This is a predicted structure of a 522-nucleotide part of an RNA (small-subunit ribosomal RNA, 5' domain) from Lutibacter sp. The prediction has a mean pLDDT of 85. The RNAcentral record of the full RNA draws on ENA and SILVA. Rfam family: Bacterial small subunit ribosomal RNA.
[in-house]
Context: one part of a larger RNA
RNA sequence: GGAUGAACGCUAGCGGCAGGCUUAACACAUGCAAGUCGAGGGGUAACAGGGUGCUUGCACCGCUGACGACCGGCGCACGGGUGCGUAACGCGUAUACAAUCUACCUUUUACAGAGAGAUACCCCAGAGAAAUUUGGAAUAAUACCUCAUAAUAUUCUUGCUCGGCAUCGAGUGGGAAUUAAAGUUUCGGCGGUAAAAGAUGAGUAUGCGUCCUAUUAGCUAGUUGGUAAGGUAACGGCUUACCAAGGCGACGAUAGGUAGGGGUCCUGAGAGGGAGAUCCCCCACACUGGUACUGAGACACGGACCAGACUCCUACGGGAGGCAGCAGUGAGGAAUAUUGGUCAAUGGGCGAAAGCCUGAACCAGCCAUGCCGCGUGCAGGAAGACUGCCCUAUGGGUUGUAAACUGCUUUUAUACAGGAAGAAACACUCGGACGUGUCCGAGCUUGACGGUACUGUAUGAAUAAGCACCGGCUAACUCCGUGCCAGCAGCCGCGGUAAUACGGAGGGUGCAAGCGUUAUCC
Numbered sequence: 001g002g003a004u005g006a007a008c009g010c011u012a013g014c015g016g017c018a019g020g021c022u023u024a025a026c027a028c029a030u031g032c033a034a035g036u037c038g039a040g041g042g043g044u045a046a047c048a049g050g051g052u053g054c055u056u057g058c059a060c061c062g063c064u065g066a067c068g069a070c071c072g073g074c075g076c077a078c079g080g081g082u083g084c085g086u087a088a089c090g091c092g093u094a095u096a097c098a099a100u101c102u103a104c105c106u107u108u109u110a111c112a113g114a115g116a117g118a119u120a121c122c123c124c125a126g127a128g129a130a131a132u133u134u135g136g137a138a139u140a141a142u143a144c145c146u147c148a149u150a151a152u153a154u155u156c157u158u159g160c161u162c163g164g165c166a167u168c169g170a171g172u173g174g175g176a177a178u179u180a181a182a183g184u185u186u187c188g189g190c191g192g193u194a195a196a197a198g199a200u201g202a203g204u205a206u207g208c209g210u211c212c213u214a215u216u217a218g219c220u221a222g223u224u225g226g227u228a229a230g231g232u233a234a235c236g237g238c239u240u241a242c243c244a245a246g247g248c249g250a251c252g253a254u255a256g257g258u259a260g261g262g263g264u265c266c267u268g269a270g271a272g273g274g275a276g277a278u279c280c281c282c283c284a285c286a287c288u289g290g291u292a293c294u295g296a297g298a299c300a301c302g303g304a305c306c307a308g309a310c311u312c313c314u315a316c317g318g319g320a321g322g323c324a325g326c327a328g329u330g331a332g333g334a335a336u337a338u339u340g341g342u343c344a345a346u347g348g349g350c351g352a353a354a355g356c357c358u359g360a361a362c363c364a365g366c367c368a369u370g371c372c373g374c375g376u377g378c379a380g381g382a383a384g385a386c387u388g389c390c391c392u393a394u395g396g397g398u399u400g401u402a403a404a405c406u407g408c409u410u411u412u413a414u415a416c417a418g419g420a421a422g423a424a425a426c427a428c429u430c431g432g433a434c435g436u437g438u439c440c441g442a443g444c445u446u447g448a449c450g451g452u453a454c455u456g457u458a459u460g461a462a463u464a465a466g467c468a469c470c471g472g473c474u475a476a477c478u479c480c481g482u483g484c485c486a487g488c489a490g491c492c493g494c495g496g497u498a499a500u501a502c503g504g505a506g507g508g509u510g511c512a513a514g515c516g517u518u519a520u521c522c
Stems, first nucleotide, its partner, number of pairs: 001522004006518005013374006019367002021332001026330003030327003035074003040071002043067002047065003050061005081285003090210008100202002105198007113147003123136005153178011183190002211257003218248003223245008260282004264275004287308005310321004338364001340363003346360001347358004377408004388398004413459006422449001428443007466511005471492003477506005487494002
């Protein structure tokens, strides 16, 4: 000098764009953050409409729109948070899978026949303070089950042709066995099952790279390898039994410490050095530890079970909870924001759609935390006014064109008026093309931000300057006070009676809505 997720002191007019718990992965009150589908089902708790009965303001009827709870489907494995752990194939990079899986989506082929038994909601009867729960009866499905059919699926067996990278791979035949489905409909469709391929996502393996300590030198029994079996989507000591005695290590094993990794960021001419906030990719975690279930996918932040610590409720018998989601509270700390608005856009889930949900997201609020931009006027004006300060003091210098005064301007400010882009769609209506639900065109609809940005008019210099420094380094000097005192200080060093170094004043210098100090890195 540059830089910062900064803090502190003094000061402070505005806007744009960013950023905002670096500390206690400390504990959390309250609200919200994952639902949706009635075009799967039985149905009808609420609302509205309709109908029937009449006692005329009530009762009944799921008939319709809709729909609480329930069964079922899809989603909840995404999105969002944090950096505890991890020195590891975790990450980065380059390969491999002839050792693998992949819901939804796309393309193609084939199929969807017959039947059976349950169960929730509801009803009845109970237990309990509650959370919750027991028994009985009855019922539906795209829930569950059985049979049929069946292949480029799976298993076994038997040929042929190619190829290679060792195990082997690809293609093409024959035979045997096993395994499937679901309906709904406004009749257009939407779904279902099996197989093949694609896309996407994931898994696994390997080469190389990846901090400090030798005041850590030896480490290792599922350890290293083999055979067999089990397990997995899949290879593998992944697991087990048996057999062998191996495997790693001064090219640093093992141990200890520290740490998420990368793209990137800061600095530097570069080589290097330092960092890993925001944003993006990957990993790990979700009160602590463990376990599996469901599922295409989890060993699952707002799922389950067990154990532990902690907090809360209790009728003392027993129960409930997990903000490292968004706000917010306490604590810690030098220190870090609102218990805001909207689904209008973008994206996600469900749905045929309308739509519903979405603290993702988009916006607004707070903070000079940073970067950038604008302003606090401009021109003229010498009796070089007054005051202040200084001196060699009837005088002069300086403050200083500074002020007064004259003219001008109106960014900004205030008031009033107008007022966006971000919106194109979906749906609906009309028209056209293909030809019967797709595409295209036109119309119509939809804005949280926001009466915001922006524009115009009016008024009037009106509303707006500080901070640090002035001995040398280092730009900028005098007076007074103090008298090794009070104090200053980054280094050298100032201060003991003429201090340009302390404190004040006048003047000056440097930056400027900031300026200094502290901390850290180059």